[in-house]
RNA sequence: GGGCGUGUAGCUCAGUUGGGAGAGCACCUCGUUCGCAACGAGGGGGUCGCCGGUUCGAGCCCGGUCACGUCCA
Numbered sequence: 001g002g003g004c005g006u007g008u009a010g011c012u013c014a015g016u017u018g019g020g021a022g023a024g025c026a027c028c029u030c031g032u033u034c035g036c037a038a039c040g041a042g043g044g045g046g047u048c049g050c051c052g053g054u055u056c057g058a059g060c061c062c063g064g065u066c067a068c069g070u071c072c073a
């Protein structure tokens, strides 16, 4: 330098005929307990790596770019 893959909540990830942004764990509150853990109930948290384009509408399609992984040179 070139090919391919990945980038979504604090962490691990799901989300492909384009239309509801989600799960588990973690965190906060309440209940239960003498207290803790566990368990039960409720709750907060995301500019979907970044920029631009297509579209009525983009996490998803297109272009560029950055980071990481991997292969080739």
Base pairs, nucleotide, nucleotide: 001072002071003070004069005068006067007066010025011024012023013022019056027043028042029041030040031039049065050064051063052062053061